This is a predicted structure of a 76-nucleotide RNA (c-di-GMP-I riboswitch aptamer) from Candidatus Electrothrix aarhusensis. It matches the Rfam family "c-di-GMP-I riboswitch aptamer". About the family: GEMM was predicted in a large-scale screen for bacterial structured RNA regulatory elements. It was read from a public genome assembly, where an Rfam model found it. Its mean pLDDT, the model's own confidence on a scale to 100, is 77.

[in-house]
Parts: sequence; structure tokens; C1' cells
RNA sequence: AAACUGAAAAGCCACAGCCGUCGUGAGGCGGUGUCGGAAAGCCACGGAUCUCGAAGAAGACCGCCGGGUUGCCUGC
Repeated sequence: AAACUGAAAAGCCACAGCCGUCGUGAGGCGGUGUCGGAAAGCCACGGAUCUCGAAGAAGACCGCCGGGUUGCCUGC
């Protein structure tokens, strides 16, 4: 340096629910919470799902799967 691994420790993130707030909505943000997570960091690029609508060249979701990109600690 590359590949592999997750036994232990430190640190990190935070589902459902509840409270506040924004949005028609899916949902977002803050607090609480701690089900889980080794990319549960980031990017709506492909698929899935979901929302609004008469109509999309419209939205939501990366904690559904794939892809891209960056990356902590330990062991070998």
C1' cells in the first nucleotide's frame, strides 16, 4: 500500500412511539427515545415503494435493493 475480517474497546448514527414545527401529502427539521446499523456517511443514477394531481418534463424515500463516491477503530 492492497485485499480480507468484525472478537473486544472507544467514539459515531438513531427505527417505532411521543412532543414541537414546516408541507395538501408522501415526508423534512429539532427534541426525546434506542429497534437496529460497519458505511444506517454522501449522491435520487437504475429498479422498487410511496404522495399529490384532470394532466407531470411533478414530488417523497439512500434505515428497500443495486450502482457511484468518500471514510473511523481493531486484528491478521